[in-house]
Context: one part of a larger RNA
Molecule: small-subunit ribosomal RNA, 5' domain
Organism: uncultured Clostridiaceae bacterium
RNA sequence: GACGAACGCUGGCGGCACGCUUAACACAUGCAAGUCGAGCGGGGCGAAUGGAGCUUGCUUCAUUCACCUAGCGGCGGACGGGUGAGUAACACGUGAGCAACCUGCCCCACAGUGCGGGAUAACGUCGGGAAACCGACGCUAAUACGGCAUAACACAUAGGUGCCGCAUGGUAUUUAUGUCAAAGAAUAAUCGCUGUGGGAUGGGCUCGCGCCUGAUUAGCUAGACGGUAAGGUAACGGCUUACCGUGGCGACGAUCAGUAGCCGGACUGAGAGGUCGGCCGGCCACAUUGGGACUGAGACACGGCCCAGACUCCUACGGGAGGCAGCAGUGGGGAAUAUUGCACAAUGGGCGGAAGCCUGAUGCAGCGAUGCCGCGUGAGGGAAGAAGGUUUUCGGAUUGUAAACCUCUGUUGCGGGGGAAGAUAAUGACGGUACCCCGUAAGAAAGCUCCGGCUAACUACGUGCCAGCAGCCGCGGUAAUACGUAGGGAGCGAGCGUUGUCC
Numbered sequence: 001g002a003c004g005a006a007c008g009c010u011g012g013c014g015g016c017a018c019g020c021u022u023a024a025c026a027c028a029u030g031c032a033a034g035u036c037g038a039g040c041g042g043g044g045c046g047a048a049u050g051g052a053g054c055u056u057g058c059u060u061c062a063u064u065c066a067c068c069u070a071g072c073g074g075c076g077g078a079c080g081g082g083u084g085a086g087u088a089a090c091a092c093g094u095g096a097g098c099a100a101c102c103u104g105c106c107c108c109a110c111a112g113u114g115c116g117g118g119a120u121a122a123c124g125u126c127g128g129g130a131a132a133c134c135g136a137c138g139c140u141a142a143u144a145c146g147g148c149a150u151a152a153c154a155c156a157u158a159g160g161u162g163c164c165g166c167a168u169g170g171u172a173u174u175u176a177u178g179u180c181a182a183a184g185a186a187u188a189a190u191c192g193c194u195g196u197g198g199g200a201u202g203g204g205c206u207c208g209c210g211c212c213u214g215a216u217u218a219g220c221u222a223g224a225c226g227g228u229a230a231g232g233u234a235a236c237g238g239c240u241u242a243c244c245g246u247g248g249c250g251a252c253g254a255u256c257a258g259u260a261g262c263c264g265g266a267c268u269g270a271g272a273g274g275u276c277g278g279c280c281g282g283c284c285a286c287a288u289u290g291g292g293a294c295u296g297a298g299a300c301a302c303g304g305c306c307c308a309g310a311c312u313c314c315u316a317c318g319g320g321a322g323g324c325a326g327c328a329g330u331g332g333g334g335a336a337u338a339u340u341g342c343a344c345a346a347u348g349g350g351c352g353g354a355a356g357c358c359u360g361a362u363g364c365a366g367c368g369a370u371g372c373c374g375c376g377u378g379a380g381g382g383a384a385g386a387a388g389g390u391u392u393u394c395g396g397a398u399u400g401u402a403a404a405c406c407u408c409u410g411u412u413g414c415g416g417g418g419g420a421a422g423a424u425a426a427u428g429a430c431g432g433u434a435c436c437c438c439g440u441a442a443g444a445a446a447g448c449u450c451c452g453g454c455u456a457a458c459u460a461c462g463u464g465c466c467a468g469c470a471g472c473c474g475c476g477g478u479a480a481u482a483c484g485u486a487g488g489g490a491g492c493g494a495g496c497g498u499u500g501u502c503c
Stems, first nucleotide, its partner, number of pairs: 001502003005499005012375006018368002020333001025331003029328003034075003039072002042069003046065008082286003092210007101203002106199008114148002117145001123138006154179011184191002212258003219249003224246008261283004265276004288309005311322004339365001341364003347361001348359004378408004388399004412444001413440006422430001447492005452473003458487005468475002
């Protein structure tokens, strides 16, 4: 000098930041991911018209319209948000490569969107169960699911030709054969669907270099290293399997052990360097512990599924339910870290043609001197140098222009009035906030540490190697500037000290 700090004393206001560093301990409660009826068949409710019954204002049927919606279906739930456990690794950083790859939504271009079909939830009936929920039978729709057609510059196989390269090879074109597609809704504005090529974006993989400590860890290794073949993947590859060979790594530190998320950066320092990686941004990993796959363009998936373990809860004992390292909040641990707040007004995200709905992302507010910055606690005058205090050699000195007193001002506060920008037409949580005006009274706002040297600031009394102080040197045993108190002084100031840590 610095801090995500804590502790002690003290504490007026505002702006901007920041706020579980410990138990990746356990979690009550609420909320945090939905949306689309312009994909579909139902159901409910209301209105209008018409028909029938007719107890003349009700029941029922049909049509139309509006609204709501459990279910099927689509898109989203792989983003956003949290945490740092694990990881010494192509995890990260940086620079290259993929002639070994994928990419929903979006953009551009070309081409297409023809014909059939069978189911199944919902629903109904019956049944089982305490519940969670489940079974049987029957009915039904689709942008749900099959089949057929058509089709290529697409794919596969077999050839031809041109060009190119970094080895395997790539690319363009051509011939033959074979293979594969679709979905409609609205209504006349469109929105979709299918195939192919290109783009954009996002990802996957490979490699060079960099990346903590220990040799009181010296040898390590059997899919281990390489080859052939096959499988698998979006894709290369011992990724996996079979067979064959016996390799591969290591004092340029393998292996083992410990520690640790990495970076942009932050702190410090003249720099070189050292230390750190909280907030913000990028990447990675994880989601009660371990394992696994499913769906999907994308996951091996925080608020999805299955299995196992521990734990908690419900139970009719047969069986079930759960996962805050999301936002608040609770217990616990701890020196220590906040509200079970408001709003989708803005920005952004999901869905939707839209209206809109959802959004603890976000925008705000609350709490905390936790930090940084700004402001205030008054200004000018005022010597009889008042009183009081302290001290004294009793003359005085000092507190000290300090106070009183006079004049003035109004930052902040308080009371009243006006009142935004943020919002392109509407829409403002913040918020009657910021800000402006008027009024009001010096009235409501100063402490903390230190005063032996280092180091700025000295006397008196008390104590008597006691009580105590102390960062180092050291003070204290009867005149202690070093302990305690007082007066005075020095420093900083809404803070001041102490402790801890780094330079």